[in-house]
């Protein structure tokens, strides 16, 4: 170089098979020369002649086509196969070399000669082609002459030099030449001009060979080489050389990476980037290699030759089967491959090339069209004006807004395109021709040359570019994208489905992420996507990284290479530094300027090419060379210290085990037992002896050693630090791949040893299980001696030197000082080592912080995201386990570190709560009530589910309610607004319909308001009808919502301004000491302050006061059956305001505080008692069925209406209650005392009937007056006497009552009868800390009626709390974490299934390539050459000789073939892990002490 996908108006300039170097039909791409050379048509014309068949002349024409001869074909063009290479670049050598044709010169061309193709017969063969006979020419080809110079031998001078030789120079001797063609003059002979031959010289381009350096990967390629390495001597080349041959010597290469694998053509350059670099070689430009594969070699100046030859092989095509023929990696072009890459065009007009004097031939080089928006550049698809903001398209909040001046419309231009139509280039000028002028050559005025002026001829593209003129807004916008990165938003559709996606992630009914619209944003004849390469990535870190915990310090030393190295003098000049020569093709880039109307595109100057080389210079640093020096380093003398190794020997506690004695019944062991031992006498004690292992105390963040390690004591041998003082050597130092050596514990082998422990094992416990933890035993190890093994959380997770850079405490060892006093000590000090703290500084922070992870040097080792994997294969070590070395392929968006804040912990610490205890009553059992599950049902309407659903929403389902279920009915509807129309409204009566609704039928009636005399018209209302807008919908969706509730929790907590501290998340504050009911006050404090909460203010009770006295109340006075009257209003009480309590007062504690503790005084004491009041927030709690909504559905139905039925079922389960179960009771009879409430569709009183429930019946009361009303338990008195009862009341039978249209399903009571379970309740389990719990009645609200329910009110009235160890819940600080959906959380591992990719594998099967033999075309060489052969010599001839061919041999060598190795694919039954996957299985190993750290 780009490909797909949508779209597509023109031009210019470029650019185009990256894959199959895969196979090719067909045409064309190398010829040209008659002025080298021989021969020479036909077609046609014309004339002539003719027996009309036809001949023949001339002209076509010395043309055409072949040939001999020369030059070219080794240029131009095409690939990119191969090649890791002197093959490129780049810079030099050639004294080791060639050169056609060009220029320059300077010499020469004498004289003979024999052949041969064409041609012309003759033959053979299908063909291709080829034999043979004859005959001819040259600038073909041969012999002889000539040799200034060349070359080759010999010997000399000069001269340079890499000491091999060059170069020059005079000398002898040898060896090799040649060709004519054209023009001109000339009668010829001859002359002369050019070209063309020969032989030298120069030179100029080109070409060979050799050298220095640079330019991929791979060491899981580490050892490679026999022409190898290197002489010597023949040979081959133009030329050096093992290049090739013989002999000889044992060489050469290589960790600075050789052999070997793999991939590639290199290079200017191109793309990227600040640069350094990275990738990269398409067009163009240089060079190499290559032309179907593989060899060879001839011709030639030059080739081992793209369109030449011989040989082999494949392939493909002829064919007469006997042989031939080809080679597009040349321009088109086909076929194949593939995602993909073009015309079987015109021309030589120009540039170039190749023959030729030359005119011209040839040129798919080139020049130019054509095709492809491949790319790059440029233009246009209009412009102005234009608001009824048109129609219509989307949205909407329904008002409107938005496409939008956008069209339309008017008014204009012609770029562009189309059509006509008319001008009109440059590319052209060489060269040829004509002519003129001047010069050369020459005898020559011929003739030719060369220079110059004029004139004339030549264009493929193409009448193309341009230019003009006429018509026409006409014929020309489209891609992507609009969640965030990143510019752009709505509807609608879909409902984890369709799909989307780079990456993070959208989609599970409100999707700005999916599909479509509208609209909007980038870019535009393009606009997306994938694809690749760089950048951003300091993410390979030279410039530039990092290794304590994120990924990485080697397990320690020793030292070899190699890296780096103290002071000073002197020399040198590698390295380094200067300017300067030469080079660094061109193009390209960059800058100027210029050419195409611009620009892309060219073109002409510069710049710059950071490099190599070459000769100067410079002398600090660095190498080197030399001399010297002591501080780095050692080294000799003194001393002290220590688990430093090693052997040998010795102790003594313990602990088993034997023996003996004393004893007896258990011991042992656990969380609790068992197994185990023990009457055969154990455990316990005492006494002796036996054996192995380890060494209490002292032991110490002491000591010693490279690490590993190292702890009784004597001994020997022995390695290393450290102090001290002086002397000596003189940089000998430091690091350190490879090597070499030490190297816990486990584990191998061999022999020993074996007390104790103690893997495996065996057995008891646990446990669902327990191949575990625990217990009982136990047997390899452990222990010694030789080996092996080389590994650890070998860890300070911190390599090793050296050096510099604040301190302050401790220790260990060696010194030094001072004073008391000789010593012990105390102080103060130097070295060397080990520990805490801490400053600068470093650090992502934790931390580190003279024993650095500060600052700097020098060396070595390591990392480059998790998984896969420290594996797999392959090397090496190992007996073996294994160990070292170390991948890919998939697969994932993450793994990690540190530190925050939460949350959790079978972590920790303080506190709280009827939370445990410690009291008292239930509940769980029983009957029955209710509510729930679940079942049934046409339906059992619907919701609430762990605390915080379940006597819950419902404060009251027999219709109604109601929402559900059958059934019959409505369809603008039961309701609401609008329109018309017709009517006031209304109200009554009916019906062989109907269960009603519903469907009919008929009857009375006319008002208000305006205008009008009136009639009458118009409204206002209500009714019917009728269209349609729209009503309705307890239809979904609380996981769309408001708003209301429920809970943690009436818990003490929730935050916030500022400041500070922290890179930052955040932290302080609010943590701490104390205290409290409380984050309630104190007090401390980098924190000051403040909000939301507490708490107080509010409402009740408790006590007094004042104030006021009816309906309430009565001390006193009168009356009464009665506070019934009179009276009072003091007292009860009522109900308005007030007082009181605040740790205010004493005392002790306490920090002089805050605050407890006690007192007193008070009706009440430390929030007096109840209520109301509820922080930031959980909990996607609850409620679309209160109500309100957003969305979606539904419209003769999912809406309305009605009857009737369901919610009341019943085998169970549950939850909450009530009543029991008896005597602290039952029953009778008698008698006492409340509060709070309610009451006109009401609440009822006396009386009266009834056994009752009720009925009558009404006074009174709109209520501190009257009514519900009796309070009950109490208490007084009978009785019952322990029993399923005189306890308990369920169920049932049967008779009523009251409510209501209506008690059947399905209401309450009431009487009679009837008399079930049930004897105090398992497991669990609730509530209650005082006027509480227990117990007893009242009363409301719902509501016609129904309460065991629910919300009040009150009478009676306890027990019990030592305490915070445990259960639950909670609060604050700490901790640890691998949770953050937050432990009801994370999270592993085997097995089952399903995919995917790797590995191992009996073998199969490919491809590379090593070794040995065999073979051996063709061709050089080389030998031979009896066959042939014209030139030269002999010879008259014949023949002969030199010489040559052929043909035979040989040496090499290409395919080929046979055995055998090695490398590397592909495949393989089966096998082995790995990895990924929906909510599969078992368990629970990790992360909390994760329940055995």
């Nucleotide at each position: 170089g780009a490909a797909c996908g949508c779209u597509g108006g023109c031009g210019g300039c470029g650019u185009g098979c990256c894959u199959a170097a895969u196979a090719c039909a067909u045409g064309c791409a190398a010829g040209u020369c008659g002025a080298a050379c021989g021969a020479g048509a036909a077609c046609g014309g014309u004339c002539c002649u003719u027996u009309c068949g036809g001949g023949g002349a001339c002209c076509u024409a010395g043309u055409a086509a072949a040939g001999u001869g020369g030059c070219g074909c080794a240029c131009g063009g095409g690939u990119g196969c191969a090649u890791a290479a002197c093959a490129c670049g780049u810079g030099g050598g050639u004294a080791a070399u060639c050169u056609g044709u060009c220029c320059u010169u300077g010499g020469g061309a004498c004289u003979g000669g024999g052949a041969u193709a064409a041609c012309a017969u003759u033959c053979c063969g299908a063909a291709a082609g080829g034999a043979g006979u004859g005959c001819u020419a040259a600038u073909a080809c041969c012999g002889g002459a000539u040799a200034a110079g060349a070359c080759c031998a010999c010997a000399g001078c000069c001269u340079c030099u890499u000491c091999g030789g060059g170069g020059g120079u005079a000398g002898u001797g040898g060896u090799a030449a040649a060709a004519g063609a054209u023009g001109g003059c000339g009668c010829a002979a001859g002359c002369u001009a050019u070209c063309a031959c020969c032989u030298g010289u120069u030179g100029a381009g080109g070409a060979g060979c050799c050298c220095g350096c640079g330019g991929c990967c791979u060491a899981u390629c580490a050892g490679c080489u026999a022409g190898u390495u290197g002489g010597u001597g023949a040979g081959g080349u133009a030329a050096u050389g093992g290049c090739c041959c013989a002999c000889c010597a044992a060489g050469g290469c290589g960790a600075a990476g050789a052999c070997g694998g793999g991939u590639a053509g290199c290079u200017g350059g191109u793309c990227u980037g600040a640069g350094a670099g990275g990738a990269u070689g398409u067009c163009c430009a240089g060079c190499c290699a290559c032309a179907c594969u593989g060899g060879a070699a001839c011709u030639g100046a030059g080739a081992c030759a793209c369109g030449g030859u011989c040989c082999a092989g494949a392939c493909u095509c002829c064919u007469a089967c006997g042989g031939g023929a080809g080679g597009c990696a040349g321009c088109a072009g086909u076929a194949g491959g593939g995602a993909a890459u073009a015309u079987u065009g015109c021309g030589c007009a120009a540039u170039g090339g190749g023959c030729g004097a030359a005119a011209g031939c040839c040129u798919g080089a080139c020049g130019c069209a054509g095709c492809g928006a491949c790319g790059c550049c440029g233009c246009g698809u209009g412009a102005g004006u234009g608001a009824u903001g048109a129609a219509g398209g989307c949205c909407u909040u329904c008002g409107g807004g938005u496409c939008g001046u956008a069209a339309a419309g008017c008014u204009c231009u012609g770029u562009c395109g189309g059509a006509c139509g008319g001008g009109a280039a440059a590319g052209a000028a060489c060269a040829c021709c004509u002519u003129c002028a001047a010069g050369g050559u020459g005898a020559a005025c011929a003739a030719u040359c060369u220079u110059g002026g004029a004139g004339g001829c030549u264009g493929a593209c193409g009448g193309u570019a341009c230019c003009c003129g006429u018509u026409c807004a006409g014929a020309a916008a489209g891609c992507a994208c609009c969640g965030g990165c990143u510019a752009a938003c709505u509807c609608u559709g879909u409902g984890c489905c369709a799909g989307c996606a780079g990456c993070c992630g959208c989609g599970g009914u409100a999707a700005u992420a999916c599909a479509g619209a509208g609209g909007g944003u980038g870019c535009a004849a393009g606009c997306g996507u994938u694809g690749u390469u760089c950048g951003g990535a300091a993410u390979u870190a030279u410039u530039g990284g990092u290794c304590g915990u994120a990924a990485a310090g080697g397990g320690c030393g020793u030292g070899u290479a190699g890296g780096c190295g103290g002071g000073a003098u002197g020399g040198u000049g590698u390295g380094u530094c200067g300017g300067a020569u030469g080079u660094g093709a061109a193009a390209g880039c960059c800058c100027u300027c210029g050419g195409c109307u611009c620009a892309a595109c060219c073109g002409a100057g510069g710049a710059a090419u950071u490099g190599c080389a070459u000769a100067c210079g410079a002398a600090a640093c660095u190498g080197c060379c030399a001399u010297u020096u002591u501080u780095g380093a050692g080294u000799a003398c003194g001393g002290g210290a220590g688990a430093g190794g090693a052997a040998a020997g010795u102790g003594g506690a313990a602990u088993u085990c034997c023996c003996a004695g004393u004893g007896u019944a258990g011991a042992g062991g656990u969380g609790a037992a068992a197994u185990u031992c023990g009457u055969a006498g154990a455990u316990a004690u005492u006494g002796g002896g036996a054996g192995g292992a380890a060494c209490a105390c002292c032991g110490g963040u002491g000591g010693c050693g490279a690490a590993g390690g190292c702890g009784a004591c004597u001994u020997u041998c022995u390695g290393g630090a450290c102090c001290g003082a002086u002397a000596c050597u003189g940089a000998c130092g430091c690091u350190g791949a490879a090597a070499c050596g030490c190297g816990a514990a486990a584990g191998c082998g061999u022999g020993g040893g074996u007390a104790g422990c103690a893997a495996a094992c065996a057995g008891g416990a646990u446990u669902a299980g327990a191949u575990a933890c625990c217990c009982u035993g136990g047997u390899a190890g452990u222990c010694c001696a030789c080996g092996c093994u080389g590994u650890a959380a070998a860890c300070g997770a911190u390599g090793u030197g050296c050096a510099c850079u604040a301190g302050g405490u401790g220790u260990u060892g060696c010194g030094g000082g001072u004073a008391g006093u000789u010593g012990a000590c105390c102080c103060c000090u130097g070295c060397a080592g080990u520990g805490c703290c801490g400053u600068a500084g470093c650090u992502a922070a934790c931390g580190c912080g003279u024993u650095a992870a500060g600052u700097g040097c020098a060396c070595c080792g390591a990392c480059u995201g998790g998984g896969g994997a420290g594996u797999a294969c392959g090397g090496u070590c190992g007996c073996a386990a294994g160990a070292c070395u170390a991948a890919a392929a998939c697969u994932c968006a993450a793994a990690g570190g540190a530190a925050u804040u939460g949350a959790c912990g079978g972590g920790g610490g303080c506190c709280c709560g009827c939370a445990c205890a410690a009291g008292c009553g239930g509940u769980g059992g029983a009957g029955u009530a209710u509510g729930u599950g679940g079942u049934u049902c046409a339906a059992u309407u619907c919701g609430a589910c762990g605390c915080a659903a379940c006597g819950c929403g419902a404060a009251g389902a027999a219709c109604c309610u109601u929402a559900c279920c059958u059934a019959g009915g409505c369809u603008u509807g039961a309701c609401a607004u609008c329109c018309a129309a017709c009517u006031a409204a209304u109200u009554c009566c009916u019906g062989a319909g109907g269960a009603a609704a519903c469907c009919g039928g008929g009857a009375a009636g006319u008002g208000c308001c305006u205008c009008g005399u009136a009639a009458g018209a118009g409204g206002a209302g209500u009714g019917u009808u009728g269209a349609g807008a729209c009503a309705g919908g307890u239809g979904c969706u609380g996981c769309a919502u408001g708003g209301c509730u429920g809970u943690c929790g009436u818990c003490a907590g929730c935050u916030c301004g500022u400041g500070u501290c922290g890179u930052g998340a955040g932290a302080u504050g609010u943590u701490g000491g104390g205290u409290u009911a409380a984050g309630u006050c104190c007090c401390g404090c980098a924190a000051c302050g403040a909000g939301c909460g507490c708490a107080a203010c509010c409402c009740u009770u408790g006590u007094c006061c004042u104030u006021a006295g009816u309906u309430g109340c009565c001390a006193u006075c009168a009356u009464u059956c009665a506070g019934u009257u009179g009276g009072g209003c003091a007292c009860u009480c009522u109900a308005a305001g007030g007082a009181g309590a605040c740790u205010g007062c004493c005392g002790g504690u306490g920090u002089u505080a805050a605050a407890c503790c006690g007192g007193a005084g008070g009706a009440a004491g430390g929030u007096g008692g109840g209520g109301a009041u509820g922080a930031c927030g959980u909990c996607a709690a609850g409620u679309c069925a209160u109500c309100a909504u957003g969305g979606c559905c539904u419209u003769u139905a999912u809406g309305c209406c009605u009857a009737g039925g369901g919610c009341u079922a019943c085998a169970c389960a549950c939850g909450u209650a009530c009543u029991a179960c008896a005597a602290u009771g039952g029953u009778c009879g008698g008698u006492a005392c409340a509060a709070a409430g309610g009451g006109c569709u009401g609440c009822a009183a006396a009386c009266c009937c009834g056994c009752g429930a009720g009925g009558g019946g009404g006074a009174g009361c709109u209520a501190a007056u009257c009514c519900c009303a009796a309070a009950a338990a109490g208490c007084c008195g009978a009785u019952c006497u322990c029993a399923g009862u005189u306890c308990a009341g369920a169920u049932u039978g049967g008779a009523g009552u009251c409510u209501g249209c209506a008690a059947c399903u399905c209401g309450a009571c009431u009487c009679c009868a009837u008399g079930a379970a049930g004897g105090c309740g398992g497991a669990a389990u609730c509530g209650c800390u005082a006027g509480u719990a227990a117990u007893c009645g009242c009363g409301u609200a719902u509501c016609a009626g129904c309460a065991c329910g629910a919300c009040g009110c009150g009478g009676u009235g306890a027990a019990u709390a030592c305490g915070u160890u445990c259960c639950c819940g909670g609060g604050c600080c700490u901790u640890g974490u691998a949770c953050a959906c937050a432990c009801c959380g994370c999270c592993c591992g085997u097995c089952a299934c399903a995919c995917c990719a790797c590995g191992a594998a009996a073998g199969c099967u490919g491809c590379u390539u090593g070794g040995a033999c065999c073979a051996g075309a063709g061709g050089u060489c080389g030998a031979u050459g009896c066959a042939c052969c014209a030139a030269c010599c002999c010879g008259c001839a014949a023949g002969g000789g030199a010489g040559g061919u052929a043909g035979u041999c040989g040496c090499c060598c290409a395919a080929g073939g046979u055995c055998u190795g090695a490398g590397u694919g592909g495949u393989g039954a089966u096998u082995g892990g790995g990895g990924u996957g929906a909510a599969g299985u078992c368990g629970a190993a990790a992360c909390a002490a994760g329940g055995u750290a």